[in-house]
Context: one part of a larger RNA
RNA sequence: GGAUGAACGCUGGCGGCGUGCUUAACACAUGCAAGUCGAACGCGCAUCCCUUGAACUUCGGUGAGAGGGAGGGCGAGUGGCGAACGGGUGAGUAACACGUAGGAACCUGCCCUGAAGAGGGGGAAAACGGCUGGAAACGGCCGCUAAUCCCGCAUGGACUCCGCAAGGAGUAAAGCUUCGGCGCUUCAGGAAGGGCCUGCGGCCUAUCGGGUAGUUGGUGGGGUAAUGGCCUACCAAGCCGAUGACGGGUAGGGGGCGUGAGAGCGCGACCCCCCGCACGGGAACUGAGACACGGUCCCGACGCCUACGGGCGGCAGCAGUGAGGAAUCUUGCGCAAUGGGGGAAACCCUGACGCAGCGACGCCGCGUGCGGGAAGAAGGCCUUCGGGUCGUAAACCGCUUUUCUGUGGGACGAGGAAGGACGGUACCACAGGAAUAAGUCCCGGCUAACUACGUGCCAGCAGCCGCGGUAACACGUAGGAGGCAAACGUUAUCC
Numbered sequence: 001g002g003a004u005g006a007a008c009g010c011u012g013g014c015g016g017c018g019u020g021c022u023u024a025a026c027a028c029a030u031g032c033a034a035g036u037c038g039a040a041c042g043c044g045c046a047u048c049c050c051u052u053g054a055a056c057u058u059c060g061g062u063g064a065g066a067g068g069g070a071g072g073g074c075g076a077g078u079g080g081c082g083a084a085c086g087g088g089u090g091a092g093u094a095a096c097a098c099g100u101a102g103g104a105a106c107c108u109g110c111c112c113u114g115a116a117g118a119g120g121g122g123g124a125a126a127a128c129g130g131c132u133g134g135a136a137a138c139g140g141c142c143g144c145u146a147a148u149c150c151c152g153c154a155u156g157g158a159c160u161c162c163g164c165a166a167g168g169a170g171u172a173a174a175g176c177u178u179c180g181g182c183g184c185u186u187c188a189g190g191a192a193g194g195g196c197c198u199g200c201g202g203c204c205u206a207u208c209g210g211g212u213a214g215u216u217g218g219u220g221g222g223g224u225a226a227u228g229g230c231c232u233a234c235c236a237a238g239c240c241g242a243u244g245a246c247g248g249g250u251a252g253g254g255g256g257c258g259u260g261a262g263a264g265c266g267c268g269a270c271c272c273c274c275c276g277c278a279c280g281g282g283a284a285c286u287g288a289g290a291c292a293c294g295g296u297c298c299c300g301a302c303g304c305c306u307a308c309g310g311g312c313g314g315c316a317g318c319a320g321u322g323a324g325g326a327a328u329c330u331u332g333c334g335c336a337a338u339g340g341g342g343g344a345a346a347c348c349c350u351g352a353c354g355c356a357g358c359g360a361c362g363c364c365g366c367g368u369g370c371g372g373g374a375a376g377a378a379g380g381c382c383u384u385c386g387g388g389u390c391g392u393a394a395a396c397c398g399c400u401u402u403u404c405u406g407u408g409g410g411a412c413g414a415g416g417a418a419g420g421a422c423g424g425u426a427c428c429a430c431a432g433g434a435a436u437a438a439g440u441c442c443c444g445g446c447u448a449a450c451u452a453c454g455u456g457c458c459a460g461c462a463g464c465c466g467c468g469g470u471a472a473c474a475c476g477u478a479g480g481a482g483g484c485a486a487a488c489g490u491u492a493u494c495c
Stems, first nucleotide, its partner, number of pairs: 001495004006491004013366006019359002021324001026322003030319003035081003040078002043075003047070006055062002088277003098201006106194003111190007119153001121151003128143006159170004175182002203249003210240003215237008252274004256267004279300005302313004330356001332355003338352001339350004369399004379390004404432006413422001439484003443480001444465003450479005460467002
C1' cells in the first nucleotide's frame, strides 16, 4: 500500500447493487417450511332432483321418515406419484472424501424412440357398522365392502437360466374417461443420473519407528444391481514401512478469493460442483433411488404432558427466543415471475424463489449549493502594538432546484387472453423554497500541516526513534494549518 462475512470510537443526508452468528453441531416457546390426484376406489356429511308419504292443514299446501339418483362441495380412508429433490450446516472425515485422467463387473422411477401385448378367474383389508380398553397417545375383538390393492391360471416375439446346437425350463399386465385422451405390461435403445475400481495430485509432526490376524494371497461357498477379504470355511504366510508405514495434531475438498511484477504465500464467507451430517449412538423397513433433516425401531442424555398405568418431542429449514460473544437482521408481503411436486386440466402446494424491512457491513453514484461580494465588518487567535491571520470566509446582492416538501400522472418485468407481491414504487410533469444535510484523524522526525497558554519526569503521549524534571512545534486546551470525506480513525488478521 492492498484486502476483510469484521469489531470498537466519533460522526452521519440520499440512492443502487451486494452482504450480514466467523462464537455454543448450545438449548429452543409460537407460526409456517411437502404435498397432491374424485379422469384409480368405496364410504360418511352437506346440497339438489325424483318417487313414496307419517303428521298438520285455512284443503291451496307444508312436510317427518323411507327408497332411488345427480354432482367431487366438505371429511377421513384404500390406492398412485412425490416426500431420496429443493433448503440448512461443517461436527466428523487425512479418506478414492475431493480434483484430475482412465477403467469394468453394474443399476436407473418419471422423460424420449422403437417393437409386442393387455385373455380369463379368484381374494383380502381399511374406511364403515357393532361391542369394547385407555386420562391421553393410541388401540382390541367381531362383521360388511370397491379399486389402477393383492393372488393364481393362460399367452409370451423379445428377455433370464441350462445347453455346442436342436431344444428345454421360467417370468407379464389395469383400467379410467368429459370419448379428445390419460394410463398398464414386457423387451430393446436413448437421454440424464447413480453405485464400484485404478493411476496421479494437494497439511503438520520422527520428542510417533516399527505396524498388521480378515491381517496379505489362494480355493469353495455366501451376499450385492455389481467387482472385491464385502462375509464365511479351509489352505498358504504373507502384506505395509525412513520415497515416512503405524500413531498424534489440524482440517470438509474443489471451481475460486486476497495479495504479489511474477514465482509464491494466505484463505475456502457469499455464488457454483462434490462429500459428510441431521439431539448423541446403533439398526434395518419401504422404495427405481435412503439406511432417509421435518419416516420407523432400539439404547442414551435432555425437555414436556400425565388420572402415575403411560405417553410426547428434536429449528445445522424460514422468521423468532434465551445463552455464549467484540459481533451478525423481520415472529414481514407474494406465489405475479423463475424453478420444483401432484393433476388430463382448471388448479393446489412451495419460508425454494421473487420482493420488501433492519445494519455506512462493503463497493459504486449523488448531494450538503453556484456566481458576485472589503486592501478586508464584528468576533476569536497571534503580535515587535505598526499590524498579521481566520478571510470572499460571513453579512449582503443575484441565480439555480439534484436531494427535500406538496399536487397530478404512472410503468417494464406478462408471452395469444387473464393474472404484478414489489407498488401508487421507479420514473415523468408542475409548484415551493438555499431551503433538510460535515465530520473525523493528524500537525517532533519518518510524514503533508505551528503558534499561544496551561502543566513541570506530574498529568499524560507513543507505530519506531522517543517526548514531559519552568519558555514542551511531541502532554492538555485554544487559534491556525494539513489529510481524507458520509465518512474518518483504531484494533485484529492475510499478502